[in-house]
RNA sequence: GCGCCUGUAGCUCAGUCUGGAUAGAGCACAAGCCUCCGAAGCUUGGGGCCAAGGGUUCGAAUCCCUUCAGACGCACCA
Numbered sequence: 001g002c003g004c005c006u007g008u009a010g011c012u013c014a015g016u017c018u019g020g021a022u023a024g025a026g027c028a029c030a031a032g033c034c035u036c037c038g039a040a041g042c043u044u045g046g047g048g049c050c051a052a053g054g055g056u057u058c059g060a061a062u063c064c065c066u067u068c069a070g071a072c073g074c075a076c077c078a
Stems, first nucleotide, its partner, number of pairs: 001074003005070003010027004020058001029045005051067005
């Protein structure tokens, strides 16, 4: 340099293929119940406008373009 994949909550991921109402789960965190205290269990709650920018559309996490970051493969390497 070329190709391909990934980027969504503190963490691990789903949702993208086929655009549609207010973006979900588990774990973690906080509060309450329980307990002598804690763990476990039960209940409730907070937290993301989806890597960034632009475009298409009535409508975009999802489609298109550019950029950034990471992983992998190929090529080059005086």